[in-house]
RNA sequence: GGGCUGGUGGCGAAGCUCGGUAUCGCGUCCCGUUCGCAACGGGGAGACCCCGGGUUCAAAUCCCGGCCAGUCCA
Numbered sequence: 001g002g003g004c005u006g007g008u009g010g011c012g013a014a015g016c017u018c019g020g021u022a023u024c025g026c027g028u029c030c031c032g033u034u035c036g037c038a039a040c041g042g043g044g045a046g047a048c049c050c051c052g053g054g055u056u057c058a059a060a061u062c063c064c065g066g067c068c069a070g071u072c073c074a
Stems, first nucleotide, its partner, number of pairs: 001073007010026004020057001028044005050066005
């Protein structure tokens, strides 16, 4: 320098193919249950999706450029 894959709550993933205001698990907070803890049950907060631009009524999703990480080639 080039190819490929990836970047989404605190953490790990799904969602991208086929655009329609983001889902699950863990964690966290509150309540219940217990003498208490754990486990269990119920509820809540938390990401506008790596950055910029474009297309569109509408973009995490499509297009362009850039950054970062992994991997392969040189």
This is a predicted structure of a 74-nucleotide RNA (transfer RNA) from a Candidatus Woesearchaeota archaeon.
Its Rfam family is "tRNA". Rfam links the family to the GO term triplet codon-amino acid adaptor activity.